SAM riboswitch aptamer (S box leader) from Pedobacter mendelii, 111 nucleotides, folded computationally. NCBI's taxonomy places the organism under Bacteria, Bacteroidota, Sphingobacteriia, Sphingobacteriaceae, Pedobacter. It was read from a public genome assembly, where an Rfam model found it. The coordinates come from a structure-prediction model, not an experiment, and the mean pLDDT is 85.
Formats: sequence, C1' cells, structure tokens
RNA sequence: GAUUUAUAAAGAAGUGGCGAGAGACUGGCUCCGUGACCCACUGGCAACCCUCAGAAAGAGAAGGUGCCAAUUCCUGACCGAAUAACAUGGUGUUAUUUGGAGAUAUAAAUU
Repeated sequence: GAUUUAUAAAGAAGUGGCGAGAGACUGGCUCCGUGACCCACUGGCAACCCUCAGAAAGAGAAGGUGCCAAUUCCUGACCGAAUAACAUGGUGUUAUUUGGAGAUAUAAAUU
C1' cells in the first nucleotide's frame, strides 16, 4: 500500500518550542500573530486489541494503538423515500428533508 470486519450525534487540555497558514480532497463555513497547524513533555478521554470473570450480560485500565475546536464541522456528478413549487399525454424538472451507497479516519485481522 491492498482486502475484510467494526465504529464514527458521546467523551477528553495545560505548559514549552516553532512561526504561517490550518481544518484529507471539492464547494461552503470555521480556526489562526490574544500564536493556530505541527513538535516535545505532562495530563486526560475512550475501551479496538488487552486483563478479570464468564452461559451471557458485565467489570477494569498495567500494556499496544487511537483520540482530546466545530456531528467524520457541513457537503459530495450515484440510488431510493417524503414534502413543496413549476411544467405535463405518460411523467418530468428543481428545491428542501431524510435513508443508502461512495469517500475519509481509526482499530483488529489477513496479505
């Protein structure tokens, strides 16, 4: 890097360093010299692996990861449903909401 499965409306920040962009990408919207992003340390959240128990439910947090602005911040040339408007011969178009798919992230396993 690829594949499979699971999860993604909850939760959790201080100090120091650096110094300009950052939030994956698109469009939005937001964060940012009152110092963001990133890095280090400390702290914390969660409970995938793990530990205990086990029929199951469950409990825990030593260790391996992960995470600590905003729902994965919202959104996605695709498919469906509802509502509304317009046009209409069947029906269609557009808008909004919503479900799915897709995308992304993380974990575990395989390769």